Model confidence (mean pLDDT): 85 of 100. A computed fold for a 78-nucleotide RNA from an Armatimonadota bacterium, annotated as c-di-GMP-I riboswitch aptamer. The sequence was found by an Rfam model in a public genome assembly. The source organism's lineage runs through Bacteria, Bacillati and Armatimonadota. Its Rfam family is "c-di-GMP-I riboswitch aptamer". Its family is annotated with cyclic-di-GMP binding in the Gene Ontology. Rfam's curators write: GEMM was predicted in a large-scale screen for bacterial structured RNA regulatory elements. The model forms 95% of the base pairs in the Rfam consensus.
RNA sequence: CCCCGAGAAAGGCAAACCCACCGUGAGGUGGGGGCGCAAAGCCACGGGACCUGGUAAGUGGUCGGCCGGGCUGCCGAA
Numbered sequence: 001c002c003c004c005g006a007g008a009a010a011g012g013c014a015a016a017c018c019c020a021c022c023g024u025g026a027g028g029u030g031g032g033g034g035c036g037c038a039a040a041g042c043c044a045c046g047g048g049a050c051c052u053g054g055u056a057a058g059u060g061g062u063c064g065g066c067c068g069g070g071c072u073g074c075c076g077a078a
Base pairs, nucleotide, nucleotide: 004076005075012037013036017032018031019030020029021028022027035065041071042070043069045068046067047066048063049062050061051060
């Protein structure tokens, strides 16, 4: 340095739900909360799901904690 991920250490993030606000909506932001996560850090590139629209299709949008992929990062047992 790479792979790897512990009965290690320092920490980190934050599900459901509740409150407030934004949004037609999926959902997002902040506070509380803690299900969990070795990238639950970042990126909508591919798949998928959801919203909008609609007979259908197209368009637009949401989800990174649905999967894959890319980039970066703490520690160091086997």